This is a predicted structure of a 1481-nucleotide RNA (small-subunit ribosomal RNA) from a metagenome. It matches the Rfam family "Bacterial small subunit ribosomal RNA". The RNAcentral record of the sequence draws on SILVA.
[in-house]
RNA sequence: AGAGUUUGAUCCUGGCUCAGGAUGAACGCUGGCGGCGUGCUUAACACAUGCAAGUCGAGCGAAGCACUUAUGAAAGAUUCUUCGGAUGAAUUCAUUUGUGACUGAGCGGCGGACGGGUGAGUAACGCGUGGGUAACCUGCCUCAUACAGGGGGAUAACAGUUGGAAACGACUGCUAAUACCGCAUAAGCGCACAGUACCGCAUGGUACCGUGUGAAAAACUCCGGUGGUAUGAGAUGGACCCGCGUCUGAUUAGCUAGUUGGUGGGGUAACGGCCUACCAAGGCGACGAUCAGUAGCCGACCUGAGAGGGUGACCGGCCACAUUGGGACUGAGACACGGCCCAAACUCCUACGGGAGGCAGCAGUGGGGAAUAUUGCACAAUGGGGGAAACCCUGAUGCAGCAACGCCGCGUGAGUGAAGAAGUAUUUCGGUAUGUAAAGCUCUAUCAGCAGGGAAGAAAAUGACGGUACCUGACUAAGAAGCCCCGGCUAACUACGUGCCAGCAGCCGCGGUAAUACGUAGGGGGCAAGCGUUAUCCGGAUUUACUGGGUGUAAAGGGAGCGUAGACGGCGAGACAAGUCUGAAGUGAAAGCCCGGGGCUCAACCCCGGGACUGCUUUGGAAACUGCCUUGCUAGAGUGCUGGAGAGGUAAGUGGAAUUCCUAGUGUAGCGGUGAAAUGCGUAGAUAUUAGGAGGAACACCAGUGGCGAAGGCGGCUUACUGGACAGUAACUGACGUUGAGGCUCGAAAGCGUGGGGAGCAAACAGGAUUAGAUACCCUGGUAGUCCACGCCGUAAACGAUGAAUGCUAGGUGUUGGGGAGCAAAGCUCUUCGGUGCCGCCGCAAACGCAUUAAGCAUUCCACCUGGGGAGUACGUUCGCAAGAAUGAAACUCAAAGGAAUUGACGGGGACCCGCACAAGCGGUGGAGCAUGUGGUUUAAUUCGAAGCAACGCGAAGAACCUUACCAAGUCUUGACAUCCCUUUGAAAAGCCCGUAACGGGGCUCCCUCUUCGGAGCAAAGGUGACAGGUGGUGCAUGGUUGUCGUCAGCUCGUGUCGUGAGAUGUUGGGUUAAGUCCCGCAACGAGCGCAACCCCUCUCCAUAGUUGCCAUCAGGUUAAGCUGGGCACUCUGUGGACACUGCCACCGUAAGGUGUGAGGAAGGUGGGGAUGACGUCAAAUCAGCACGGCCCUUACGUCCGGGGCUACACACGUGUUACAAUGGCAGGUACAGAGAGCCGGUCGUAUGCAAAUACGAUCCAAUCCUUAAAGCCUGUCUCAGUUCGGACUGGGGUCUGCAACCCGACCCCACGAAGCUGGAUUCGCUAGUAAUCGCGCAUCAGCCAUGGCGCGGUGAAUACGUUCCCGGGCCUUGUACACACCGCCCGUCAAGCCAUGAAAGCCGGGGGCGCCUGAAGUCCGUGACCGCAAGGAGCGGCCUAGGGCGAAACUGGUAAUUGGGGCUAAGUCGUAACAAGGUA
Repeated sequence: AGAGUUUGAUCCUGGCUCAGGAUGAACGCUGGCGGCGUGCUUAACACAUGCAAGUCGAGCGAAGCACUUAUGAAAGAUUCUUCGGAUGAAUUCAUUUGUGACUGAGCGGCGGACGGGUGAGUAACGCGUGGGUAACCUGCCUCAUACAGGGGGAUAACAGUUGGAAACGACUGCUAAUACCGCAUAAGCGCACAGUACCGCAUGGUACCGUGUGAAAAACUCCGGUGGUAUGAGAUGGACCCGCGUCUGAUUAGCUAGUUGGUGGGGUAACGGCCUACCAAGGCGACGAUCAGUAGCCGACCUGAGAGGGUGACCGGCCACAUUGGGACUGAGACACGGCCCAAACUCCUACGGGAGGCAGCAGUGGGGAAUAUUGCACAAUGGGGGAAACCCUGAUGCAGCAACGCCGCGUGAGUGAAGAAGUAUUUCGGUAUGUAAAGCUCUAUCAGCAGGGAAGAAAAUGACGGUACCUGACUAAGAAGCCCCGGCUAACUACGUGCCAGCAGCCGCGGUAAUACGUAGGGGGCAAGCGUUAUCCGGAUUUACUGGGUGUAAAGGGAGCGUAGACGGCGAGACAAGUCUGAAGUGAAAGCCCGGGGCUCAACCCCGGGACUGCUUUGGAAACUGCCUUGCUAGAGUGCUGGAGAGGUAAGUGGAAUUCCUAGUGUAGCGGUGAAAUGCGUAGAUAUUAGGAGGAACACCAGUGGCGAAGGCGGCUUACUGGACAGUAACUGACGUUGAGGCUCGAAAGCGUGGGGAGCAAACAGGAUUAGAUACCCUGGUAGUCCACGCCGUAAACGAUGAAUGCUAGGUGUUGGGGAGCAAAGCUCUUCGGUGCCGCCGCAAACGCAUUAAGCAUUCCACCUGGGGAGUACGUUCGCAAGAAUGAAACUCAAAGGAAUUGACGGGGACCCGCACAAGCGGUGGAGCAUGUGGUUUAAUUCGAAGCAACGCGAAGAACCUUACCAAGUCUUGACAUCCCUUUGAAAAGCCCGUAACGGGGCUCCCUCUUCGGAGCAAAGGUGACAGGUGGUGCAUGGUUGUCGUCAGCUCGUGUCGUGAGAUGUUGGGUUAAGUCCCGCAACGAGCGCAACCCCUCUCCAUAGUUGCCAUCAGGUUAAGCUGGGCACUCUGUGGACACUGCCACCGUAAGGUGUGAGGAAGGUGGGGAUGACGUCAAAUCAGCACGGCCCUUACGUCCGGGGCUACACACGUGUUACAAUGGCAGGUACAGAGAGCCGGUCGUAUGCAAAUACGAUCCAAUCCUUAAAGCCUGUCUCAGUUCGGACUGGGGUCUGCAACCCGACCCCACGAAGCUGGAUUCGCUAGUAAUCGCGCAUCAGCCAUGGCGCGGUGAAUACGUUCCCGGGCCUUGUACACACCGCCCGUCAAGCCAUGAAAGCCGGGGGCGCCUGAAGUCCGUGACCGCAAGGAGCGGCCUAGGGCGAAACUGGUAAUUGGGGCUAAGUCGUAACAAGGUA
């Protein structure tokens, strides 16, 4: 830093998507260790259990306990004993003294307002920032000053009685205090009144004095002290006020009654409508009030180059809240998370009477959710509360546990090791890859494991963490790698499977039998204890553009003007200092960020210092610019005066032409209308024509990219009224200007209302045509309307698709309205203002284009745009009589939609040109019979292919068997055919004969080769498996070959130039040609493949060679004959040459070239014919000629074989043939070719037969024979008829080929003698040796269904004015929404499915406000007959009020029978609206 995606390609516009970073994350697969962090984003849902706020005995009384002092009682161990008793320990009980580091209650003090949690509410002085308080408070703490004298009465605990299930009380009695209450004292303080001085920023503040008045105190002690009271000061913490900043919606525009202000009063720590009474009527709002939605705010965090955008977890500051709502009490501080009262919901206990509770503290549970941890340890540290302290408490905190949730670090080994092992994958089978990778050998020990030692954190002691961090030792390569991706973007490729299936996909898109895109495998790439996916944010996106965009045609200029607010604003001077600039100061918390250091082995992390925090405030200064004030100016703007131009506007009047109608005349059969018609009008007299009249509307010519107007718009003439612009002048004003949100006015046509008017035209409607239909186009009629007056509507492609204003920036040429100057003056030239056009530099633009009338360069203001569709739709609102207009979304859906230009293709667009394309001709087809091919049908099979031209006498230059691929039946399975291996054999096989449908079978003949003697070769049989075989599929996997456009004249390249580019130029243009043939011109110059020529045949001549050809001359010779000798002159054959080039002449033309019954020449302008087929098109044809990749069959889809079929037959089509006759048929006679084949052959002669043919002989291996051509010519006959035309069909008899003519051959003879008398619409060939016509030959082939195909010659025409039209083609141009390219594209209804959405009788919610009723607790006020000595209190009443009830509206959701349109969908129905002149622009 960019990339992909619209197109055949291009440039642009424009959206969508990707690559980056981030996260309190979640999910999938996987998972070794450590450090540091982080961990309910959802239900401010409900909570079992435990803990989270206590402490002080140095404030107090009492009780219990322990020890202790003493006394008494019980008891009786032990000892002594006279056995009577004495002694009296332990132990128990009662009372009592003292002590206690004891225990749990109570009074009292301090603390429970901190710490901890959460983000529901809040759009607010809540938060941030900076100020203010002369309007305030502040416990504990610090400092200072001054004090603490003397009294009093109660009360809990406790005891007794008593209520209750309990919670919890009630009554009586006793008692203490640092608890409570008077009295004294008053330095100082508060209050009230009066005064003096000084000061300030308004209320006012400070200091001092006088008088009156008011309020204090507590003790404890270890004797050190601690505590108490008052006042002042400080510190800390708070409270209130103000400037500025702080989300979205105008489809929320008006809101407000304590509301805004004042006075008095109350209240508070304090100001204040904070509250109250009265008075006034204010206050807020387009600079966005009110309402609705959403939201804790910030330091910061993420991203970004920055400006910005997003976020507000953890950490820190502030705020708010504590189940929901209300309330106060106590207190320094609360309207109080673990306090109280009330109401509500919920949960629990209950003896049903009544009670208890609040995890948004730490753990934990249920629930919700994609999702978030342990009912852990310790107060050792840091801090907090209490205490004098010891100490106690502390789920704050410090630690540990769980989780890859994040960041950081480490490891999973290192070296060597080629037989490149095995395995796996692939392969062209050779190999290649995995891969030094493994194994093997040599090492090492970070982590983990084992053992030993062992901290700092702690200032004397005290360590939860923890035997932890860390150190050392021994030991083993052992315990430790996955995830995603591999078509492009985007690094990384092969095989198999699958076959538009299964699936993938972020975008483009992959998959329909060879998928680098699906699935698997091998390999590779990336990251790595993680990797991917999903979600969200920023970036890329300059795609909301402040930095940094646009609006002629891509989305986008308001239809136009006037003008309000606002924004911006000419020249000079002076003043001020709001903006601006500069200096200083304060603040901008810490953490974070950046820089420099330091500490954990490094890093993450932590610590220290600096920077930064772009801001706000205060203050000193400057005065250029903006602003404000003052004062001037005239260049902007305006006024005056003079003048001309104009369809500018409004009103009134008036004119002629034309249409129509009426009346009258003339006049007669049509008129009218169209592509053609018809409807219509007309004998009741039309149309036409003449005259007169009526009425309405519009104003020909002039008339002009002329004029005027703001736009819409304005056109006969005259008059009246009236607006604006322009020119000239320079008298006046002195910035009065520009733009303009809202607002107001104007605003074509159509439409609406009321009243007129109505000639023509003409929606609707009717009829006639057209058409498959024709609710259209065309025709005949025809009503609203069009016209006028008044009033609405307010929109148009209201367009220059171009907002207004000002200034500047080359020119040229028209036109229009003025002015000036000059000249030789109906005029011309120069110049200057204003308008209106065209062309054209610079510049701009994606291009097209714009270009002093800008789309250029600048400034100011307004309006508008942000992908296509949905949609200018829905809802809401405003306007309107209505039609409707204005404002104006979303869900959903697509990856495009679009602009300009390019190359093609196409057009029922244009221009030019060519072709047997038409026309002009000749002969055919289509009608008949037959032949042949095809379709269809049939069939067991009628094998397959070919399908407009370019399939159809085509593959097939030969289907009776074979061919043959098809059908039914029957054989064989390494096979009918090839190679390899093993075994055997060389008397097997083969050939011939018999036989079988065929194979099998039987018989006869013949019978291996070479050799070094080892063997080798050859052949056959049998066997095994590799394999053979396939006319099975795919011509859309292919090669090769072929057809076609088309023998059309085109198709391209190099360099240069032009264009941002696709591309263009060249190749276009003017001529010319058969031709991109040539010439000229030209930003092109050259070149290639095509054209032409070179090749072959033919036409003339020459040279040469003459046999099988020829015979002029010479000779011989026959019935005849080049038959013979001879010759090569001629013909001819073969070979080699020549000739033709617009070369010559005339004319035209610059040239190329053209024209000429020109000359010459056999031939004249390519002489004629052939071969030759550019780049490409048709996925054209062929897998059945051949070859070949995949796939398929393998006792069959292979092979063999007899028979059948390919030859079928209601029918349809193509191509031919024979005819329909006299230009003919038949019979007789007679003449003239060329090319080609031939021994399995071509023929001849004789004989036989009517003939096909047969028998015998002969000849030709060919310039020798075949070889008589036919039409023609001569003669005769037939005489226009279904015939002496025509020959189908059929009967009979034969011949030939062949193994065999039944299906299914050809030919011959006799007989039979069908249709057909020239063929509808249509359609084909041909321009000269051509058409037409006549015969001859050849291939295939045993024969032949050949009338086909390919060749050959004979006879031998007609016509072409011409290019309007049909078809095809070429070149140029034009339009295009086509590019699979018009067989294109594409629109709407309907039918089907799915989706979201609007309306809807209603139904069900939600939040907020309003009114009325009721009203708990509680503060305050009043009262207080009861209690109290009193202070005061109980009680009662009142105001306010949470909640509850009722009600009427508004707002906002959900749902709903039915209904409206919209979107998407494989494809369906009907038409063909648009794109070409799209067939009616």